[in-house]
RNA sequence: CUGGGUGUGGCGCAGUUGGUAGCGCACCUGGUUAGGGACCAGGAGGUCGCUCGUUCAAGUCGAGUCACCCAGA
Repeated sequence: CUGGGUGUGGCGCAGUUGGUAGCGCACCUGGUUAGGGACCAGGAGGUCGCUCGUUCAAGUCGAGUCACCCAGA
């Protein structure tokens, strides 16, 4: 330099006929317990790497760009 892939709450991931984002773990509160763990109930937390565009509407389509991974030169 060229091609491909990944980038979504603290962590790991899902979301693939475009319709305003969900699961597990972790975290907070309460219950239970002598206490802890486990279990039960409830809750907080992301605008989806960044910018622009298409659309009534985009995590999801298009363009550019950044980071990381793989292959090639």
A computed fold for a 73-nucleotide RNA from Bacteroidales bacterium WCE2004, annotated as transfer RNA.
It matches the Rfam family "tRNA". It is annotated as a transfer RNA. Its family is annotated with triplet codon-amino acid adaptor activity in the Gene Ontology.
The prediction has a mean pLDDT of 82.
The same sequence occurs in records of 3 taxa.